This is a predicted structure of a 73-nucleotide RNA (transfer RNA) from a Fusobacteriaceae bacterium. Rfam family: tRNA. From the family's description: Transfer RNA (tRNA) molecules are approximately 80 nucleotides in length. Gene Ontology term of the family: triplet codon-amino acid adaptor activity. Rfam classes the family as a transfer RNA. The coordinates come from a structure-prediction model, not an experiment, and the mean pLDDT is 80.

This record gives sequence, C1' cells and structure tokens, in this order.
RNA sequence: AGCAGGGUAGAGAAGUGGUCAUCUCAGGUGUCUCAUAAACACCAAAACGCUGGUUCAAAUCCAGCCCCUGCAA
Repeated sequence: AGCAGGGUAGAGAAGUGGUCAUCUCAGGUGUCUCAUAAACACCAAAACGCUGGUUCAAAUCCAGCCCCUGCAA
C1' cells in the first nucleotide's frame, strides 16, 4: 500500500441537509461569607482538519489530500 473508526470553542462531548451550531468543565462579573470554597444569577470571546464537487441550502452527502487510533500483514 489494505481495512475500520475518528478530527467540532482553552479541555471533553452532542449534532446524519434548513432558525442564532448545543451541552458540561474552564474564564469574567455579581449575590452570599469575616474570608475562601461551594451554591445561585448573569456575561464575553471563541470552533466544524484542508481543497474541490452536489444542492436553493453542507459540520452533515460525494471525491482527493493531511493527521490520530486500532486491525491485519
């Protein structure tokens, strides 16, 4: 070379064509407290591996490539 699975915010995960891409943790502010933690409320930034194709519309479908894990040899 071959086969299978995967790549989505700082970390982990969901999302199998259609509203603003969602959740947990992390971050910031406030309440509470003597103080910290916990709890509660609120806030911001930020992500679909890359390129092309199909479609009115792609994280999602198709092709190629890159990377990770496993199987076989």